Molecule: c-di-GMP-I riboswitch aptamer
Organism: Sporolactobacillus shoreicorticis
This record gives sequence, C1' cells and structure tokens, in this order.
RNA sequence: AAAUGAAAAGAGCAAACUAACCGAAAGAUUAGGACGCAAAGCCACGGGUCUAAUGCGAAAGCAACGGCAGCCGGGUUACCAUU
Repeated sequence: AAAUGAAAAGAGCAAACUAACCGAAAGAUUAGGACGCAAAGCCACGGGUCUAAUGCGAAAGCAACGGCAGCCGGGUUACCAUU
C1' cells in the first nucleotide's frame, strides 16, 4: 500500500416503537430504546424510491426546487485482525 472479514480484542453506530420539537408532507433533530450493521462514518454524483407545499392542468394527474446514505452503484476518510 492492496485485498479480505474466519476467529479475537477494544471501541462505534442504532431499526421498529415511545416522548418532545420542526415541517404542507415525505422526513429531520433530541432523549429513551436495540432490529441489525465491518464503513449502518461522510458526500444526493448516477440509478432507484418517498413526498407534492408550490407550479401546471377543466379534472384525473404530472413535476423537486423537499427528502431517503439502514435500497444499489460511485467518490472520500477511518479502527482491529488476517494474507
């Protein structure tokens, strides 16, 4: 430096759900809580997906400029061990 994550050590994160709070919603944040996670650290770049305030529309509906990194890929940084 690269590949890998069988066993091990020390750590780390925290799904559902509950409460508070923000938001039109999706969802976020904080606290509790642990289903899981070897990048479940970080970045919406590509795909995917959720929402539709607002805009368009006669209506049905369509659209992200709003989200999801714990859907996949990509980028980037990092602990331990093995090779």